[in-house]
RNA sequence: UAUAAUCUUCAGGGUAGGGUGUAAAUCCCGACCGGCGGUAAUUCGGUUAAUUCCGUUAGCCCGCGAGCGUUAAGCUGACUCUUGGUGAGAUUCCAGGGCCGACAGUAAAGUCUGGAUGAAAGAAGAUGAUU
Numbered sequence: 001u002a003u004a005a006u007c008u009u010c011a012g013g014g015u016a017g018g019g020u021g022u023a024a025a026u027c028c029c030g031a032c033c034g035g036c037g038g039u040a041a042u043u044c045g046g047u048u049a050a051u052u053c054c055g056u057u058a059g060c061c062c063g064c065g066a067g068c069g070u071u072a073a074g075c076u077g078a079c080u081c082u083u084g085g086u087g088a089g090a091u092u093c094c095a096g097g098g099c100c101g102a103c104a105g106u107a108a109a110g111u112c113u114g115g116a117u118g119a120a121a122g123a124a125g126a127u128g129a130u131u
Stems, first nucleotide, its partner, number of pairs: 002130001005127006017029003031111002033101002035064004044055003059099002067075002081097005103114003
């Protein structure tokens, strides 16, 4: 330094304001939010003698988790997201537009309450046989 194994901790955000109504954070107008890993050129931040090196950037690109399922096979969101810009290169950057969001409860819920003081993709860290 690498590593079998064991253990610990952590691991999700969001309806302001208004309309209708007996009643709606559920309908309508409008507001707000975006799990984990991968990818990431002139995004952003730092750094270097040096575009040198490091970190960082996707809800709708790929995969995973959660959810469903006879817990098995398998299924599971986004009009194939899109228009324009820059570039050798971007569905990831910049500008505009569009769209999506389990189950149960309840005036029909991505945002309230509940299963859940749960589970978990994974992220850190500790011990550490052995080589």